Transfer RNA from a Bradymonadia bacterium, 74 nucleotides, folded computationally. The sequence is in RNAcentral, with records from ENA.

[in-house]
RNA sequence: CGGAGUGUAGCUCAGUCUGGUAGAGCAGCACGCUGGGGGCGUGAAGGUCGCAGGUUCAAAUCCUGCCACUCCGA
Numbered sequence: 001c002g003g004a005g006u007g008u009a010g011c012u013c014a015g016u017c018u019g020g021u022a023g024a025g026c027a028g029c030a031c032g033c034u035g036g037g038g039g040c041g042u043g044a045a046g047g048u049c050g051c052a053g054g055u056u057c058a059a060a061u062c063c064u065g066c067c068a069c070u071c072c073g074a
Base pairs, nucleotide, nucleotide: 001073002072003071004070005069006068007067010026011025012024013023020057029043030042031041032040033039050066051065052064053063054062
């Protein structure tokens, strides 16, 4: 320098192909069961969807540029 992949909750990841309310598990919090711990159950909370633009009635999703990481090539 060229190509490919990944980026979404504190962590691990789905959702993208086919645009239409942002989700799961774990962790953390509250409550219940328990003498307590642990464990189990219930509930609530937690997100500029890497950044900036564009298209659209509507973008995590489509388009463009950029950034970080990983891999391949030179």

Source information
Its Rfam family is "tRNA". By type it is a transfer RNA. Lineage of the source: Bacteria > Pseudomonadati > Myxococcota > Bradymonadia.